[in-house]
RNA sequence: GGCCACUUAGCUCAGUUGGCUAGAGCAUUCGGUUUACAUCCGAAGGGUCGCUGGUUCGAGUCCAGCAGUGGCCA
Numbered sequence: 001g002g003c004c005a006c007u008u009a010g011c012u013c014a015g016u017u018g019g020c021u022a023g024a025g026c027a028u029u030c031g032g033u034u035u036a037c038a039u040c041c042g043a044a045g046g047g048u049c050g051c052u053g054g055u056u057c058g059a060g061u062c063c064a065g066c067a068g069u070g071g072c073c074a
Stems, first nucleotide, its partner, number of pairs: 001073007010026004019057001028044005050066005
């Protein structure tokens, strides 16, 4: 230098053919249970979906550029 994959909550990830409100587990906080802790049950907070543009009535999803991470080739 070229090519490929990935980037969504603090962490690990899902998200179907573009459609109504963006989700799960773990973690955190609160409550219940317990003498207490753990387990278990319930609830809450937490996201400009990597960045900038484009297409579209509508984008996490499609397109382009850039950035980052990993891999392959030279």
About this RNA:
The prediction has a mean pLDDT of 80. A computed fold for a 74-nucleotide RNA from a Candidatus Brennerbacteria bacterium, annotated as transfer RNA. Lineage of the source: Bacteria > Bacteria candidate phyla > Candidatus Brenneribacteriota. Rfam family: tRNA. It is annotated as a transfer RNA. Rfam's curators write: Transfer RNA (tRNA) molecules are approximately 80 nucleotides in length.